The prediction has a mean pLDDT of 78. Glycine riboswitch aptamer from Isachenkonia alkalipeptolytica, 106 nucleotides, folded computationally. The sequence is in RNAcentral, with records from Rfam. Rfam family: Glycine riboswitch aptamer. Rfam links the family to the GO term glycine biosynthetic process.
[in-house]
RNA sequence: AUGAAGAGUGUGGGAGAGACUCGGGAAACAACCCGGGCGCCGAAGGAAUAAACUAAAAACCCCAUUUUUUAGUGAAUCUCUCAGGCAAAAGGACCGUACUUGGACA
Repeated sequence: AUGAAGAGUGUGGGAGAGACUCGGGAAACAACCCGGGCGCCGAAGGAAUAAACUAAAAACCCCAUUUUUUAGUGAAUCUCUCAGGCAAAAGGACCGUACUUGGACA
């Protein structure tokens, strides 16, 4: 089941932070590429992890129970700021919506 979760595509919405500065290339300007300087953002991605659970060891103990230690599993929009970003554009977690897939959970 008049199709759940999950996945994909289209489409609508979608925040934050210097149009900073120096040198070179290209170049009409800005944008772009390379190399520096100072200051920032968190919502691509990535990293880290609380309770709890599991296992092992130790202590107490007749057993059980309890306690401690170590390791593993374990969440994010919190945290980090590696990457990415700091006018517009692009991108953008997440949400809505249509279709496709999926086939039972929410």